[in-house]
Molecule: transfer RNA
Organism: Candidatus Thorarchaeota archaeon
RNA sequence: CCUGGGAUAGCUCAGUUGGAAGAGCAGCCGACUGUAGAUCGGCGGGUCAUCGGUUCGAUUCCGGUUCCUGGGA
Repeated sequence: CCUGGGAUAGCUCAGUUGGAAGAGCAGCCGACUGUAGAUCGGCGGGUCAUCGGUUCGAUUCCGGUUCCUGGGA
């Protein structure tokens, strides 16, 4: 320099004909227990990397940028 993939909760990741976001773990609260753990129930937590475009409406489609990663020269 060329090319493919990725960026979503504190962490690991889901999320297709575009209709506004979820799980597990972690955290907090409660039940249980002499206490804790385990187990069970509940709750909180999101600028969907960023800047634009298309659209009535964008995590999703298009373009730029940043970062991570595979391949090639």